[in-house]
């Protein structure tokens, strides 16, 4: 110094190829149910989708730089 591969809720991650509601599952919180407690039903929030520019009516999703963790080349 060169390539690849990933970054979305607290956490694991799926939407991304092919643009058009930001979501699943654990977990919190609050209600049911219970003698309480767990399990079970039900509701509620949690996000500048790594950062920044560009394209486009419109960008998580395509470009371009750029951070960062892991590979392999040197």
């Nucleotide at each position: 110094g060169g390539g690849g591969u990933u970054g979305u809720a607290g956490c694991u991650c799926a939407g991304c190829c092919c643009g058009g509601g930001a979501g699943a599952g654990c977990a919190u919180u609050c209600c049911g149910c219970u003698g309480a407690a767990g399990a079970c039903g039900g509701a509620a929030g949690u996000g500048u989708c790594g950062c920044u520019g560009g394209u486009u009516c419109a960008a998580a999703u395509c470009c371009g730089g750029c951070c960062a963790a892991c590979c392999c080349c040197a």
This is a predicted structure of a 74-nucleotide RNA (transfer RNA) from a Candidatus Aenigmatarchaeota archaeon. The coordinates come from a structure-prediction model, not an experiment, and the mean pLDDT is 81. Its Rfam family is "tRNA". Gene Ontology term of the family: triplet codon-amino acid adaptor activity. Taxonomically the source falls in Candidatus Aenigmatarchaeota (Archaea, Nanobdellati).